The part of an RNA shown here (small-subunit ribosomal RNA, 5' domain) has 505 nucleotides and comes from an uncultured prokaryote. The prediction has a mean pLDDT of 85.
[in-house]
Context: one part of a larger RNA
């Protein structure tokens, strides 16, 4: 001069876009933030229909019927490893980057081959017991796309190449035909959608390796699974990843190890540039989820809003025992120089379940707050000398404020008000919002301040003050004529915003 997640004083009219706890990864009341499928199931609390019945205040209550619409608990299957937050650890199990071989991949797309015939359970309901409660135990009864075998076996594992062995579920619609009053069953049938096993794909992940990126020597040695290597185990998988035997390695002044500090990148700021600083927003990667440990499920976690143990806090209790994790999104307290609404809506984009319909979505998409920041816009314009008046000034003539004002003439930005009213929505759907924009309509009407004036550094005079009271960013001002304290008139500078302060170059 430039920058900023800024903060502090004075000021403050309007719109747009952005941003917005950098401090205690401190603790949190409340409420939402992951559910959804009846076209897998058994079924039937609640609502609504509809039929029977009953009772009578004759148009209302009441019983019954899963019959239909539809669903509460459950059982079961997809998702809860995404999306969303924060940076505490990590100086390398991480990140860039540029390569590698010994792997798996739900959903998705593409072939290929199947989907026979069966059994025993068990939630729920019912019953009955225990407890304040959380919950929990016994008995009887039951479905399935939950479980188990059984048949096959194009593939596939595994092989002594003889051979061995591994699967599966069924769901809703149409049509015919049959039986046959009507409804309903039942079927060699048809198209869908599952489901099973394979071969590939494309996602995505998991390991490996080589360069790179940080201070300290007032840290010089480190290291026994430690370094190889034989055999086994383990894993999706290579490997001391584990584990028996053997060797005695390996890593180090090109900085091991210890120790302090840190999430890494793209980038951002600044510079001509080299470089320097930083890593808020946004992206992409990693790690964490009240500390610590563990697995468990499943394709994929060692799982923020799942389990389990152990800790410290907080709550509830009938003292026997039990609940709970905002570094989601709002809000509270703390702490602090400081950081915001307990708001709308799924209307778009995306995501999860379904055939759908649709249902979830604090993800988004909006709106609210705050001059925090960048941008634009306005606070009027022309005209006006008797240079009014009033302020300062003065060598008392006058000089400045000052064409400023006032008068006069005009316009209506933006704010106001009345009215139309897009786009965002491919047929329907708009929170935003009657939003934006556009027309009309009043009125100059409603809208300026901040530092600063000795040099650096653009901008001078009076007064008051007397080494006092004071400024200061350096030099420095102030002890009776102070351009430097203060206050006035006047002047320079930014301008809805000025100045300090503090970070950086």
């Nucleotide at each position: 001069g430039a920058u900023u997640g800024a903060a502090c004083g004075c000021u403050a009219g309007c719109g747009g876009c952005a941003u917005g706890c950098u401090u205690a990864a401190c603790a949190c009341a409340u409420g939402c933030a992951a559910g959804u499928c009846g076209a897998a199931c058994g079924g039937a609390a609640a609502c609504a229909g509809c039929a029977a019945g009953a009772g009578c205040u004759u148009g209302c209550u009441c019983u019954u019927g899963g019959c239909u619409g539809u669903c509460g608990a459950g059982u079961g299957g997809c998702g809860g490893a995404c999306g969303g937050g924060u940076g505490a650890g990590u100086a390398a199990u991480g990140c860039a980057u540029a390569g590698g071989a010994a792997u798996c991949u739900g959903c998705c797309u593409u072939g290929u081959g199947g989907c026979u015939g069966g059994g025993g359970a068990u939630a729920g309901c019912c019953c009955g017991g225990a407890g304040a409660a959380a919950u929990u135990c016994g008995g009887a009864u039951u479905a399935a796309u939950a479980c188990c075998g059984c048949a096959u076996a194009a593939u596939c594992u595994c092989u002594a190449c003889g051979g061995a062995g591994u699967a599966a579920a069924g769901g809703a619609g149409g049509c015919c035909u049959c039986u046959a009053u009507u409804u309903a069953a039942a079927g060699a049938u048809u198209a869908u959608u599952g489901c099973u096993a394979u071969a590939a794909g494309a996602u995505g992940a998991g390991c490996c390796c080589g360069c790179g990126g940080u201070g300290g020597a007032u840290u010089a040695g480190a290291u026994a699974g430690u370094u190889g290597g034989u055999g086994a185990g383990g894993u999706a998988a290579a490997g001391g990843c584990u584990c028996a035997c053997c060797a005695a390695g390996u890593c180090u002044a090109c900085g091991a190890u210890c120790u302090a500090u840190a999430g890494c990148u793209g980038g951002u700021c600044u510079g001509a540039g080299a470089g320097g600083a930083u890593g808020a927003c946004c992206a992409g990667c990693c790690a964490c989820a009240c500390u610590g440990g563990g697995a468990c499920u499943g394709a994929g976690a060692c799982a923020c809003g799942g389990c389990c143990c152990a800790g410290a806090c907080u709550c509830c209790u009938a003292c026997g025992g039990g609940a709970g994790g905002c570094a989601g999104c709002a809000g509270u307290g703390g702490g602090g120089a400081a950081u915001c609404u307990u708001a709308g809506a799924c209307a778009a984009u995306g995501g999860g379940g379904g055939c759908a319909a649709c249902c979830c979505u604090g993800a988004u998409c909006u709106a609210g707050c705050c001059a925090u920041g960048c941008c634009g816009c306005g606070u009027g314009a022309g005209u006006g000398a008797a240079g009014a008046a009033g302020g300062c000034c003065u060598u008392a003539g006058g000089g400045u404020u000052g064409u400023a004002a006032a008068g006069c003439u005009c316009u209506u930005u933006c704010a106001c008000c009345u009215g139309u009213g897009a786009g965002g929505a491919u047929g329907a759907u708009g929170a935003c919002a009657g939003u934006a924009a556009c027309a009309g309509g009043a009125u100059a009407a409603g809208a300026a301040g901040g530092a600063c004036c000795g040099g650096c550094u653009a901008a001078c005079u009076c007064c008051g003050u007397g080494c006092c009271a004071g400024c200061a960013g350096c030099c420095g001002c102030g002890g009776u004529a102070a351009g430097a304290c203060g206050g006035a008139g006047g002047g320079u500078c930014c301008u809805a915003g000025c100045g300090u302060u503090g970070u950086u170059c």